[in-house]
RNA sequence: AGGGGUAUAGUGUAACGGUAGCACAGCAGAUUCUGAUUCUGCCGGAUAAGGUUCAAAUCCUUAUAUCCCUG
Numbered sequence: 001a002g003g004g005g006u007a008u009a010g011u012g013u014a015a016c017g018g019u020a021g022c023a024c025a026g027c028a029g030a031u032u033c034u035g036a037u038u039c040u041g042c043c044g045g046a047u048a049a050g051g052u053u054c055a056a057a058u059c060c061u062u063a064u065a066u067c068c069c070u071g
Base pairs, nucleotide, nucleotide: 001070002069003068004067005066006065007064010024011023012022013021018054026042027041028040029039030038047063048062049061050060051059
């Protein structure tokens, strides 16, 4: 320099263009003499900017970060 992949909650990981889920973590409560475990509830998220669409995490363009391949 060229090509390709990835970007979603504090962490990991899903989702035919139609309500963003799950697990762990965190917080509160129950249980317990206390703690751990267990149970219940809560919390909190789309890399950025545009475009298409009634509707975009998803499709298109550009940029950013990171990884891989070629040289």